[in-house]
RNA sequence: AGAGUUUGAUCCUGGCUCAGGACGAACGCUGGCGGCGUGCCUAACACAUGCAAGUCGAACGGACUGAUUCCCUUCGGGGAUGAAAGUUAGUGGCGGACGGGUGAGUAACGCGUGAGUAACCUGCCUUUCAGAGGGGGAUAACGUUUGGAAACGAACGCUAAUACCGCAUAACAUAUCGGUACCGCAUGAUACUGAUAUCAAAGGAGCAAUCCGCUGAAAGAUGGACUCGCGUCUGAUUAGAUAGUUGGCGGGGUAACGGCCCACCAAGUCGACGACCAGUAGCCGGACUGAGAGGUUGAACGGCCACAUUGGGACUGAGACACGGCCCAGACUCCUACGGGAGGCAGCAGUGAGGGAUAUUGCACAAUGGGCGCAAGCCUGAUGCAGCAACGCCGCGUGAAGGAUGACGGUUUUCGGAUUGUAAACUUCUGCUCUCAGUGAUGAUAAUGACAUUAGCUGAGGAGAAAGCCACGGCUAACUACGUGCCAGCAGCCGCGGUAAUACGUAGGUGGCAAGCGUUGUCCGGAUUUACUGGGUGUAAAGGGAGCGCAGGCGGGAGAGCAAGUCAGUGGUGAAAUGCAUGGGCUUAACCCAUGAACUGCCGUUGAAACUGUUUUUCUUGAGUGGAGUAGAGGCAAGCGGAAUUCCGAGUGUAGCGGUGAAAUGCGUAGAUAUUCGGAGGAACACCAGUGGCGAAGGCGGCUUGCUGGGCUCUAACUGACGCUGAGGCUCGAAAGUGUGGGGAGCAAACAGGAUUAGAUACCCUGGUAGUCCACACUGUAAACGAUGAUUACUAGGUGUGGGGGGUCUGACCCCUUCCGUGCCGCGGUUAACGCAAUAAGUAGUCCACCUGGGGAGUACGACCGCAAGGUUGAAACUCAAAGGAAUUGACGGGGGCCCGCACAAGCAGUGGAUUAUGUGGUUUAAUUCGAAGCAACGCGAAGAACCUUACCAGGUCUUGACAUCGAGUGACCGGCUAAGAGAUUAGCCUUUCCUUCGGGACACAAAGACAGGUGGUGCAUGGUUGUCGUCAGCUCGUGUCGUGAGAUGUUGGGUUAAGUCCCGCAACGAGCGCAACCCUUGCCGUUAGUUGCCAUCAUUAAGUUGGGCACUCUAAUGGGACUGCCGGAGACAAUCCGGAGGAAGGCGGGGAUGACGUCAAAUCAUCAUGCCCCUUAUGUCCUGGGCGACACACGUGCUACAAUGGCCGUCACAGAGGGAGGCGACGGAGCGAUCCUGAGCGAACCCCCAAAGGCGGUCCCAGUUCGGACUGCAGGCUGAAGCCCGCCUGCACGAAGCCGGAGUUGCUAGUAAUCGCGAAUCAGCAUGUCGCGGUGAAUGCGUUCCCGGGUCUUGUACACACCGCCCGUCACACCAUGGAAGUUGGGGGCGCCCAAAGUUGGCUAAUCAAUCUGCUACCUAAGGCGAAACCAAUGACUGGGGUGAAGUCGUAACAAGGUAGCCGUA
Repeated sequence: AGAGUUUGAUCCUGGCUCAGGACGAACGCUGGCGGCGUGCCUAACACAUGCAAGUCGAACGGACUGAUUCCCUUCGGGGAUGAAAGUUAGUGGCGGACGGGUGAGUAACGCGUGAGUAACCUGCCUUUCAGAGGGGGAUAACGUUUGGAAACGAACGCUAAUACCGCAUAACAUAUCGGUACCGCAUGAUACUGAUAUCAAAGGAGCAAUCCGCUGAAAGAUGGACUCGCGUCUGAUUAGAUAGUUGGCGGGGUAACGGCCCACCAAGUCGACGACCAGUAGCCGGACUGAGAGGUUGAACGGCCACAUUGGGACUGAGACACGGCCCAGACUCCUACGGGAGGCAGCAGUGAGGGAUAUUGCACAAUGGGCGCAAGCCUGAUGCAGCAACGCCGCGUGAAGGAUGACGGUUUUCGGAUUGUAAACUUCUGCUCUCAGUGAUGAUAAUGACAUUAGCUGAGGAGAAAGCCACGGCUAACUACGUGCCAGCAGCCGCGGUAAUACGUAGGUGGCAAGCGUUGUCCGGAUUUACUGGGUGUAAAGGGAGCGCAGGCGGGAGAGCAAGUCAGUGGUGAAAUGCAUGGGCUUAACCCAUGAACUGCCGUUGAAACUGUUUUUCUUGAGUGGAGUAGAGGCAAGCGGAAUUCCGAGUGUAGCGGUGAAAUGCGUAGAUAUUCGGAGGAACACCAGUGGCGAAGGCGGCUUGCUGGGCUCUAACUGACGCUGAGGCUCGAAAGUGUGGGGAGCAAACAGGAUUAGAUACCCUGGUAGUCCACACUGUAAACGAUGAUUACUAGGUGUGGGGGGUCUGACCCCUUCCGUGCCGCGGUUAACGCAAUAAGUAGUCCACCUGGGGAGUACGACCGCAAGGUUGAAACUCAAAGGAAUUGACGGGGGCCCGCACAAGCAGUGGAUUAUGUGGUUUAAUUCGAAGCAACGCGAAGAACCUUACCAGGUCUUGACAUCGAGUGACCGGCUAAGAGAUUAGCCUUUCCUUCGGGACACAAAGACAGGUGGUGCAUGGUUGUCGUCAGCUCGUGUCGUGAGAUGUUGGGUUAAGUCCCGCAACGAGCGCAACCCUUGCCGUUAGUUGCCAUCAUUAAGUUGGGCACUCUAAUGGGACUGCCGGAGACAAUCCGGAGGAAGGCGGGGAUGACGUCAAAUCAUCAUGCCCCUUAUGUCCUGGGCGACACACGUGCUACAAUGGCCGUCACAGAGGGAGGCGACGGAGCGAUCCUGAGCGAACCCCCAAAGGCGGUCCCAGUUCGGACUGCAGGCUGAAGCCCGCCUGCACGAAGCCGGAGUUGCUAGUAAUCGCGAAUCAGCAUGUCGCGGUGAAUGCGUUCCCGGGUCUUGUACACACCGCCCGUCACACCAUGGAAGUUGGGGGCGCCCAAAGUUGGCUAAUCAAUCUGCUACCUAAGGCGAAACCAAUGACUGGGGUGAAGUCGUAACAAGGUAGCCGUA
């Protein structure tokens, strides 16, 4: 100090989350020692038991024990006396107001801090002054009697005091009346001095000295009391509160002031600087955190306060309204003889309960401190210690050194190894801790030690007894294997898991911390995410709709005074502890001690006077007034005007009008529409008209008049800071809407009808009412927008426009300059970017308003306003990890521009209808093996399923196997024959080795293993191969430049091309993969060569048959040729295009091969290869038979046809390219034919391979035919072990559908379509398929509006899995929280009334007076009862919306022009 998370990526805004520290903690796993601390945060719930406050005999009278002495004696003992000393119930004194506990209450002078008391008190203590004379009457104890269960009493009688009461003395006391001096802001105080009145006392100890006490007074100290300034939580959905209330006069009361209380008088007092009310809370020193400012907190330690079962009350006392005192009332518990009594752990232990959770019914007064006492001493759960708890902090240990065969084992593996790992074993040591023994401090100053088996020290023993927890996907240090298979589970956030999970579980390894480690909870931090330090508001959340203006805040120049703010010096205080610094003590540290600074604060005092403030004098530039001009849809009222729509009347006129994408509803023969004239009425004001004008905003538009507001310019006469902003408040405020009364032409919610549609409560059409208009009154909201508050000042320019002024020149302009307004462009600057940019979103100042993640929600409740609709103010529960802004690249659009393609159009031929072939789906089946699925699956894998193939099914076999490798053994194997069986196979017989370097090898057999085998799964684990966009023209890189960045530029632009092809321009310059070219083929020519090819000339033949020849054809090798090279035109002097010449060929000559970056998790695990998983007497292997060929049906691709451009018959021509030895097969012969017999030639430019359409001739005569040939019957042929399922062919016979094909749809631009035949691969046999070959050989193309696909530029976007996208609302289901609700229940507080205990005060009163006391009573008053209202909480049939939830329903609202642009307000 930051990091993760919104996106395809980027920047920003913004929330959520993490890493740190802390804790009186708790939980899980684990646990060796010591030191120092800490330990009911919950029920201020209830408490058994013990202890926690007593002491004094030197205040007092008794009682008891009791040495001694005496008496009696039954010798046991009893009685009396009573020294020293001791014990003690009672009277009396002091202390029980301290110490200890708790935090319920309290928002307060309670606390903190600083002042004040001239308005006060103070036992014990210290100092000083003065004093203590003399009397009196009682009363506990005790005794007797007596009540009661007890607690506790009652009556009578006796007695003492430092108990109590008079009298005397008395002032430096108090009160009253005076005098003098002096002080204080004031009430008043102080000093001195008079007079009058009033009030004291106690003794005890000691031989004594004396000591301890007593009384009055004055001081001090300590402790308290009261008053005041300032500070001290949240809520305004709490705005008014208050009757002893505020003040006065007079009393009472108190230690003392005071409405503290009372009588009377007045009507005040507090409050937006937050009263009152509600909620919460003990406050502080400090603690935690933080860089700090702050935020949170108030355990332990220390100060203050409050409380003591709940409420009230007083008594005593120096002090209490009293934790371990009293009285009363309530609740609760206990005892009881039922009459009545007792009690208060929030003291220390302890118990129950509550709770996630918090200890011993310990030891001691040795120390420190407290109470009493002269003292000894007693008491002390304060305190000192110990016990329990890893609860925290700190320290130590669990061994150290050496030790490689890198052991065993574990894990993993590519099988080589790697790792655990010097780790272990082993060797040599050590003794912190541990065990045992001994010794032994400090705490104590003479004695006294709970702790204490103390700490420490010494010796001995002995590596022996001592390591876990969490994590390992990123953040965040640390990785592999197995298991699991969206399951089980993990998770702080993002997110993992659907068969190769570094994220689950386990193991190994690794990382981190360590007697602990993790988790949970809470606080601060990070979070500048409430921003004082230190944020924002055009579009992310956020400027009020606008103005006026009270309070408040801020405010121009100069001079003078004051000193509140401010600054400086100084004084007091800021307790101690804590923290910091420096030293010191425990072996160190934690811990403890000392000193210092500090405690940033508050108060006083002295000074300064710049700034703010304040008082005063003055100024004119801010502001305003006057004067002179000026522009304008500024406002209000009245009047007037023309055009148009509609309606009415009349005329002309006839069948339609109107409306739409197209129609219909509607109007019209009762005369519409159209047209002419006249009239009525209402509303709005064309042109001018303009990012022109005016207004604060909303808004304002014909003309005239009246009234009226504001602005601007010029002038500089007047005032002299009069200013700016503005919470509340007041006023204005579009449209819609509301009320009352008018008005109503057009338009037009609602409504009706017609269309559209799957539907159409819409868009379109025909009608049409509120309303729109006017007057008055409400409403008070809009995307009320510049999404930009007002005001002041400053900061380059340029160019328009509106209104004024000045200047030059004037003839008018033009031009220069200045002020105000209104636009555009643009520099610096600013901004996340877009953009803004003198009209700022720049630089500064002042004031106001507003924001703090999205949803829930501008909703609920409450309050205020409104006639209503509704408005203003305005939450929470719950839920999500995002929601957003700007910009980028793509993709997409029923956006735009340009361009291309058999894409459309123009044509030709088809397909879709028929039969049939073939493939697919579906169905069927024991099986109908598997794959391919829009284009880009479907005559596809398959270039050829009768067996085989074959993967499928049924049945029958085999188990190291049908096939491969390894080692050991045996020697046969092969071949032939016979038998059984469907065959595989089994049994038997015959025959019998080969090679050799002599080691062995080949081959076969049987057994046991390693292993084989798998067309089993996963093409979503893969390689390879392929399809497709697409032979489309694109896809990128380096350097540079621009941008915060993603990215851009280049690659865009102007032309051009088939082309990112080329040219030009340009912050780009170059380059790569693609395009083109190089390759093959074809078209022309040459050269070389001349057999098996060819034959012009010569000869020859039936025949290039032969001689001969290689000119020609051809063959096959190598060259040439075409490049916009030439000419004209267009173009930019370019690229290029158009036309032409020449040429076999002309602008890429035709065809092929060639397929960029990438897309589709495209296809293929069944071509092959391959990871992982699965099967292993089977999912492997062999065999026989069956199936892949099924058949209500649907689709794709073909063949053949429907005929005369034809069928049939006869006859006659002309190819190319391929194939051939288990082959092609001629001639000849047989057969109607398929074919058969025979077998010449040919391993092939040599031999074998009829071309058909076509030509010529004939026939048929438009018909289901001499078309068409399906289907079927019979008879044959061929292949092959074998044609039943299930082949092909032939002959004869049979002769179906079909007469040109609906919606739709396909191919093709020239040697192409169409048509005709030929060949080949596969193959024993089996093409209508596929791949090739040639023959004949067209039509059309205006053109790019539209359909489809593609390229490029641009635009919009809420899409990025990218439009097959995204996404909204109702309904249905489940769950969750919440509002309303007839009500019901509970709670706290206040109010009114009734009753009223104890108690103080007052009054009356019996007992002789006094003090006192008894009884009664008045006021006040706790508890209780009754009542009304408000508030809070819980609950409530039913009901409202909201949120959440992999695959529900209905539609399609929004995002593209989202298919009717969207959005805001209103009905």
Molecule: small-subunit ribosomal RNA
Organism: uncultured rumen bacterium